[in-house]
Molecule: transfer RNA
Organism: marine eukaryotic metagenome
RNA sequence: GGGAUAUAGCUCAAUUGGGAGAGCGCUGCCUUCGCAUGGCAGAGGUUGCGGGUUCGAGUCCCGCUAUCUCC
Numbered sequence: 001g002g003g004a005u006a007u008a009g010c011u012c013a014a015u016u017g018g019g020a021g022a023g024c025g026c027u028g029c030c031u032u033c034g035c036a037u038g039g040c041a042g043a044g045g046u047u048g049c050g051g052g053u054u055c056g057a058g059u060c061c062c063g064c065u066a067u068c069u070c071c
Stems, first nucleotide, its partner, number of pairs: 001070006009024004018055001026042005048064005
């Protein structure tokens, strides 16, 4: 110097720019003598940071930071 990635505690989705979600984990309840399993409900997010475009940005544009990779 080139490329890729950054979204919940962890691993990851999010279609052509239009409702931020899943699994695991966590909390409560049911079930049990108790635990596990199973069922129901719930909490948890400045979408890495700062700007821009747009009626509207996780998504498009610019800069920065971090990680991985190639030279």